[in-house]
RNA sequence: AGAGUUUGAUCCUGGCUCAGGACGAACGCUGGCGGCGUGCCUUAUACAUGCAAGUCAAGGGGGUCCGACGUUAAGUCGGACAACCGGCGAACGGGUGAGGAACACGUGGGAACUAAGCACAAGUUGAGAAUAACCUGUCGAAAGAUGGGCUAAUACUCGAUGUGGUCGCAAGACUAAAGGAGCAAUCCGCUUGUGAACAGGCCCGCGUCCUAUCAGCUUGUUGGUGGGGUAAUGGCCUACCAAGGCGACGACGGGUAGCUGGUCUGAGAGGAUGAUCAGCCACAAUGGGACUGCGACACGGCCCAUACUCCUACGGGAGGCAGCAGUAGGGAAUUUUGCGCAAUGGACGAAAGUCUGACGCAGCGACGCCGCGUGCAGGAUGAAUGCCUUCGGGUUGUAAACUGCUUUUAUAGGGGACGAAUUUUUGACGGUACCUUAUGAAUAAGAGGUUGCUAACUCUGUGCCAGCAGCAGCGGUAAUACAGAGACCUCAAGCGUUGUCCGGAUUUAUUGGGCGUAAAGCGUUCCGAUCGGCGGUUUCACAAGUCUGUGGUUAAAUCUAGAGGCUCAACCUCUAACCUGCCAUGGAAACUGUGAGACUAGAGGGGCAAAGAGGUGCUUGGAACGAACGGUGUAGCAGUGAAAUGCGUUGAUAUCGUUCGGAACACCAAUAGCGAAGGCAGAGCACUGGGUGCCUCCUGACGCUGCUAGGACGAAAGCGUGGGUAGCGAAUGGGAUUAGAUACCCCAGUAGUCCACGCCGUAAACGAUGAUAACUAGACACGAGAGAGUAUCGACCCUUUUUCGUGUCGAAGCUAACGCGUUAAGUUAUCCGCCUGGGGAGUACGGCCGCAAGGCUAAAACUCAAAGGAAUUGACGGGGACCCGCACAAGCGGUGGAGCAUGUGGUUUAAUUCGAUGCUAAGCGAGGAACCUUACCUGGACUUGACAUUCAGCUGCAAACCUCAGAGAUGAGGUCGCCUUCGAGGGUGCUGAACAGGUGAUGCACGGUUGUCGUCAGCUCGUGUCGUGAGAUGUUGCCUUAAGUGGCAGAACGAGCGCAACCCCCAUUCUAUGUUACUGUGUCAUAGAAGACUGCCAGGGUUUAACCUGGAGGAAGGUGGGGAUGACGUCAAAUCAGCGUGUCUCUUACGUCCAGGGCUACACACGUGCUACAAUGGGGUGCAACAAAGGGACGCCAAGCCGUAAGGUGGAGCAAAUCCCAUCAAACCACCCCCCAGUUCGGAUUGAGGGCUGCAAUUCGCCCCCAUGAAGUUGGAAUCGCUAGUAACCGUAGAUCAGCCUCGCUACGGUGAAUACGUUCUCGGGUUUUGUACACACCGCCCGUCACACCAUGGAAGUGAGUAGUACCCAAAGCUUCAGCUUAGCUGGAGUUAAGGUAAGAUUCAUGACUGGGGUGAAGUCGUAACAAGGUAACC
Repeated sequence: AGAGUUUGAUCCUGGCUCAGGACGAACGCUGGCGGCGUGCCUUAUACAUGCAAGUCAAGGGGGUCCGACGUUAAGUCGGACAACCGGCGAACGGGUGAGGAACACGUGGGAACUAAGCACAAGUUGAGAAUAACCUGUCGAAAGAUGGGCUAAUACUCGAUGUGGUCGCAAGACUAAAGGAGCAAUCCGCUUGUGAACAGGCCCGCGUCCUAUCAGCUUGUUGGUGGGGUAAUGGCCUACCAAGGCGACGACGGGUAGCUGGUCUGAGAGGAUGAUCAGCCACAAUGGGACUGCGACACGGCCCAUACUCCUACGGGAGGCAGCAGUAGGGAAUUUUGCGCAAUGGACGAAAGUCUGACGCAGCGACGCCGCGUGCAGGAUGAAUGCCUUCGGGUUGUAAACUGCUUUUAUAGGGGACGAAUUUUUGACGGUACCUUAUGAAUAAGAGGUUGCUAACUCUGUGCCAGCAGCAGCGGUAAUACAGAGACCUCAAGCGUUGUCCGGAUUUAUUGGGCGUAAAGCGUUCCGAUCGGCGGUUUCACAAGUCUGUGGUUAAAUCUAGAGGCUCAACCUCUAACCUGCCAUGGAAACUGUGAGACUAGAGGGGCAAAGAGGUGCUUGGAACGAACGGUGUAGCAGUGAAAUGCGUUGAUAUCGUUCGGAACACCAAUAGCGAAGGCAGAGCACUGGGUGCCUCCUGACGCUGCUAGGACGAAAGCGUGGGUAGCGAAUGGGAUUAGAUACCCCAGUAGUCCACGCCGUAAACGAUGAUAACUAGACACGAGAGAGUAUCGACCCUUUUUCGUGUCGAAGCUAACGCGUUAAGUUAUCCGCCUGGGGAGUACGGCCGCAAGGCUAAAACUCAAAGGAAUUGACGGGGACCCGCACAAGCGGUGGAGCAUGUGGUUUAAUUCGAUGCUAAGCGAGGAACCUUACCUGGACUUGACAUUCAGCUGCAAACCUCAGAGAUGAGGUCGCCUUCGAGGGUGCUGAACAGGUGAUGCACGGUUGUCGUCAGCUCGUGUCGUGAGAUGUUGCCUUAAGUGGCAGAACGAGCGCAACCCCCAUUCUAUGUUACUGUGUCAUAGAAGACUGCCAGGGUUUAACCUGGAGGAAGGUGGGGAUGACGUCAAAUCAGCGUGUCUCUUACGUCCAGGGCUACACACGUGCUACAAUGGGGUGCAACAAAGGGACGCCAAGCCGUAAGGUGGAGCAAAUCCCAUCAAACCACCCCCCAGUUCGGAUUGAGGGCUGCAAUUCGCCCCCAUGAAGUUGGAAUCGCUAGUAACCGUAGAUCAGCCUCGCUACGGUGAAUACGUUCUCGGGUUUUGUACACACCGCCCGUCACACCAUGGAAGUGAGUAGUACCCAAAGCUUCAGCUUAGCUGGAGUUAAGGUAAGAUUCAUGACUGGGGUGAAGUCGUAACAAGGUAACC
């Protein structure tokens, strides 16, 4: 000191979260020792038991017991116990924090009071009457009460004196006392007064929480006089008089809270807090009250009332732990019914001493802080185990074992304090601390974490499950995030978690923030009414603020610094500093302030002048519109995307004329003008406000801002009353559209819009920008003025200066950026308003206003981790611009209808193996399923296996052939081996073990390969520059191209992958060569060369250019034609069944072998093809014309012969420019027949008979011959291919292959067209611009109702509980007062009053059937409102 988190990425705003410190803590796991601290924060709840305040015998009279003396008699003396009278104390000490927002506390002052103690002064005299104890009765259960009798005092009363004191002007009056101890000295007392001190009581200034959704409060209230009361002032109380007093500087009310020194945190300013220690206050079961006393309205006193508990003989009594322990309860949670008065302190006492749960100690608790330990050194075979592994190793790890050493601590033995003040005596702690000896590594380590923040990583399990999580987030089969393990990291007798506070958070901003768009400027204005804040130049005075010196105070402790004491530290002690404050006093006078005086630059007034939709009222005008009446005139009009409703033959629309009505004011007109804003527009008149310019005449700071309260204005809509109503037009009706259409469109149409008066008081009331003043470059334009200029005057123009206003651009500067920029969002000053995450919500409740609608003010619970601003790159748009493509158009031929072939879906099946599914699957993998293939099904078999490698053991054994069984696999049987150094070796077989094997899963784990966009022209990089940055520039603009092809311009300059070219084939020519071709130059074949480059010309194009158009020449001309060649990337595209491969899975089976079946099924749907429907044809015949490119030895097969043919026979030739397939290729051409028909078209289907291949042709092959002769007469919506040697038509060959489904695919040649105006539209693509709330990127995002579940909350008939008051009733104790009596008192009356009761209200909380909206939820329902022109621009 910062970090994580909004986005595809960026900057900003802004919240949430984390890292730090702290605690009277609690909880979880763990736990060796010691020191010092600390320990009911909750129920101020209730308390059993014990103790916590007594003491004095030298104040007094008695009593009991003991001892000594005494004749053990009386008595005297002493001691102990201890009730009573009396004195002092009990008001301290100790506890708690309920109440209290107050002179309670803090701080600083003030005058009017007081005990013991101290000092000083004076005195201490004379009498008297009682009473307790005690004795003796009575009543009562008890507590206790009471009668009679005796007695003392430092108890009580009276008298005397009066230094003094009090009262009084004075005279004068009033006013005390106590003795005791001692042999004595003397000491302790008593009374009166004075003084200082200490401690308390009282008063005052200042400070001291939240709330205005508490704005008015107050009648003893504010003051005065008399009286009373008090220690003392005072409405403290009372009678009378006056009517005051307090309050936005927050009264009154409500809520909460003991205050302070301090403590925690923080750089500080601050914020939070008020345990322990210390000061003050308040309280003592709850409420009230007084008595005693110096002091109390009294924690361990009294009286009364109430609640509760206990005792009781039922009549009546007793009690108060918020003292120390302890108990119950509450709670997450807080200790022993300990020891001692040895120390310190306190009460009493002359003292000894007694008392002291204050205090000193011990006990319990890791509750905190501090310290120590759990060993140290050596030790590599880097042991073993564990974990991981690429199987080599790595790590655990010098760690262990092992060797040596030490003994803090622990245990045991011995010694043994300080604390004691004091000559002697006295120690709870304590046989403690400490010292010493012995034993032996012996007795002693855990907790949390390991995705990022944040130090630390792997394996296994799990599979959006279980779970984790502070935030972001992790988990859906390879999880460093869950769980376990290993390893590692951090801290350590602790470690984590939870809670709370401060910090980080400049996230309430005084230090130290903001308000155009992120949250945030009131809609505007007035104040010469007021409180307030700020205020021009100058002189003098004062000294309140300010600055400064001195003094007092700021308790101690704490904090800080320096020392010292416990072995160190924590802790303790001393000294210093600090205590930032307040008070008093002396001084200074710049600034602020106050008072007095002066000034004119601010402000205001006066004179002159011009502009203006500024406002109000009255008057008036024309166009348009509608209506009424009349004329002309006839069938439509109107309306829309298209229609319909509607109007019209009772005459519309159209047109002409007359009349009426209401509203709004074309052109001028503008980026113009005016106004505080809202707003203001025909013209004229009247009244009236403001601003501006010039003159510088007057006043002399009169100014600026401005909340609440106050006044005024305030669009539209809306409300009230009364008018008015042409047009328009919410609602409403009808017609359309639509899935629906309570909308958009159309036809009608009421309120309203208009006027007058009165309300409302809000708008995206916006420049989303408060007002005022000053300063800080300009350029241009417009509006309103004033001045200057040329040779005189006037007018205009022009130029120029200046003031005010309105705009555009722009420097510096500012800004997150966009942008603002003398009209600031720049730089300053003053004042006001407002903001503090999103939602809930501008909502609820309360209050005020309003006729209502509603407005103003204005929360919380709950919920989310974002919401948001600006800009960037993409993608998208039923946005725009440009361009391209057989994309459309123009053409040619098809598909879709028929039959057949083939593939797919579906269905079926034991199986119909699997994959491919829009374009980019479907004659695709398959370039060839009868068996095999084959992966599928049924059945039969095998289990180290059909196949590979290795090891061990056994074995004279394999292969081949033969026989038998079987569907076959297989089984049984028979015959027969290599080599040798004779040990064996190799092969084979058998057994066993490692392993094989899998077309099993995952193409969403992968490699490789492929499709598609697309042969589209794009995709990037380096350096530089611009930008805070993402990014931009380059790659853009203009022209051009098939092309990011090229040219020019340009903050870019270059480069790469693509384009093009290089490569292959074809077209032309030449050269060389020549077997099998030809035998001749040629053709042909092979090899090589030439040729084409916009090179030439003309025109266009930008002056120059790229380039375009046309032409020449040329075999070929503008990439000549074709092929190969496929950028960065997209689609989690396809493929685990071509192959390879991770992981998972099967292992007498999901492996392997065999036979048969299936992949060939068939109501149906789709795709791709073939053949046709005929005459541009079919059939027949004929000279029967003319190719190219391939293939051939398990082959191609000639001639000849046989067969109608398929084919058979035959065997020549050929490993091929030689022979063969293969000949005559077919279409073509010539002639003949057919004559428009289901035919001499078409050939499906079926029957009979043959041929070929093959082990085999039934499921399930092909071919031939004869016969049969189906549908079909050109094909709906829709849709496909093709731009030239192309389409169309025609045949040929090859791969696969025993054969074949060939109508498929791949090649080859032959014949050989039509059309393209053009880019409006469809589809796809490219570039650019624009909008965006999209980025999984429009197959996007997203809104509201409804349904369901849960949560908090408002209203609500009411219900319950509390609080504070008011009125009245009743009224204890006490006090005051009065009266009476049997008078230290008793009885009674009156007043006052706690508690209680009654009544009506106020207020707070809880609860409430039902109900309102809100929030959150997985895939629910209905629509599609918003984001693009979001498909009707959106919003207020």